Predicted 3D model of a 350-nucleotide part of an RNA (small-subunit ribosomal RNA, central domain) from a metagenome. RNAcentral holds the full RNA, with entries from SILVA. The coordinates come from a structure-prediction model, not an experiment, and the mean pLDDT is 89.

Context: one part of a larger RNA
RNA sequence: UUGGGCGUAAAGGGCGCGUAGGCGGUCUUUUAAGUCAGAUGUGAAAGCCCGGGGCUCAACCUCGGAAGUGCAUUUGAAACUAAAGGACUUGAGUAUGGGAGAGGGAAGUGGAAUUCCUGGUGUAGAGGUGAAAUUCGUAGAUAUCAGGAGGAACACCGGUGGCGAAGGCGACUUCCUGGACCAAUACUGACGCUGAGGCGCGAAGGCGUGGGGAGCAAACAGGAUUAGAUACCCUGGUAGUCCACGCAGUAAACGUUGAACACUAGGUGUAGCGGGUAUUGACCCCUGCUGUGCCGCAGUUAACGCAUUAAGUGUUCCGCCUGGGGAGUACGAUCGCAAGGUUAAAACUC
Numbered sequence: 001u002u003g004g005g006c007g008u009a010a011a012g013g014g015c016g017c018g019u020a021g022g023c024g025g026u027c028u029u030u031u032a033a034g035u036c037a038g039a040u041g042u043g044a045a046a047g048c049c050c051g052g053g054g055c056u057c058a059a060c061c062u063c064g065g066a067a068g069u070g071c072a073u074u075u076g077a078a079a080c081u082a083a084a085g086g087a088c089u090u091g092a093g094u095a096u097g098g099g100a101g102a103g104g105g106a107a108g109u110g111g112a113a114u115u116c117c118u119g120g121u122g123u124a125g126a127g128g129u130g131a132a133a134u135u136c137g138u139a140g141a142u143a144u145c146a147g148g149a150g151g152a153a154c155a156c157c158g159g160u161g162g163c164g165a166a167g168g169c170g171a172c173u174u175c176c177u178g179g180a181c182c183a184a185u186a187c188u189g190a191c192g193c194u195g196a197g198g199c200g201c202g203a204a205g206g207c208g209u210g211g212g213g214a215g216c217a218a219a220c221a222g223g224a225u226u227a228g229a230u231a232c233c234c235u236g237g238u239a240g241u242c243c244a245c246g247c248a249g250u251a252a253a254c255g256u257u258g259a260a261c262a263c264u265a266g267g268u269g270u271a272g273c274g275g276g277u278a279u280u281g282a283c284c285c286c287u288g289c290u291g292u293g294c295c296g297c298a299g300u301u302a303a304c305g306c307a308u309u310a311a312g313u314g315u316u317c318c319g320c321c322u323g324g325g326g327a328g329u330a331c332g333a334u335c336g337c338a339a340g341g342u343u344a345a346a347a348c349u350c
Stems, first nucleotide, its partner, number of pairs: 003322004007304002012318001014201004021194003025088007033081002035077008049065006091191001092188004096183003103177007110154001115149007125136002162169002206247006215241002220236004258317006266295011299306002323350003332343004
């Protein structure tokens, strides 16, 4: 609970597509459902309000009037909303030409490094730490050279640089493929915005089946440290990390800031595409659009801060909050192989 809010105090759904619904550009004609005006009927009595009257007054009683937000019928109005018809181009979209990009999927290829294996050289240590030890090594280690195997990740470029709705994306080549941006015309003619349910995507970790396994490394073992040390440090090391196909559906999924549109001083970087100017030769300078940063006025804010990428000024739609704990728990429902997820209280207590 017809209120006030949601960057940090409780509160923006993890993100998209989209159904119903809500909301919706300019001009014109008609209708009259909403809307507005009038009339008629009704709106019991009592009560409330106004004016009288009666109990000595008052409370109380009584008479008359008014009011009665409403409903129905009817007559009108036509600005707005709505409905029907017609038209328009600025919202939205399509076509054409461009350049940018770690956007996505698949296949192939490459070099550096770690590890392991084989061989050569070579000899007593190596490794590790605060110091050590566990560990490896005369069955030849560490070091060094050559060859080979295999897996994973892609140094430099690299940038508050780019792309993507979010999660996220970084070696190179090819194929398939999505989106955004810019320029100039032409076309469609409101085709739009949001979006309860629904559907899809969704890091890491986890689960299932089958592969793979170099390095790293939960669990685990040992060595140290310590009063203890189920840790921090060290030596090992299995799941996992990788691939394919399924499941799961959560994160400080964060800009802790929902989406869309309009308006509201500037300054300065940077990325993409233009237009002038300048040279012909790339700059430089001026300027437009789109993105991404910093500073800052008005305004706003409890303050911090935000400030044309708003947390300013407005409109539309959705989600959410309503003292702390109990508790994102119990129960129920539903989804899942499970782990668990989603939905979601109360007693009690302060």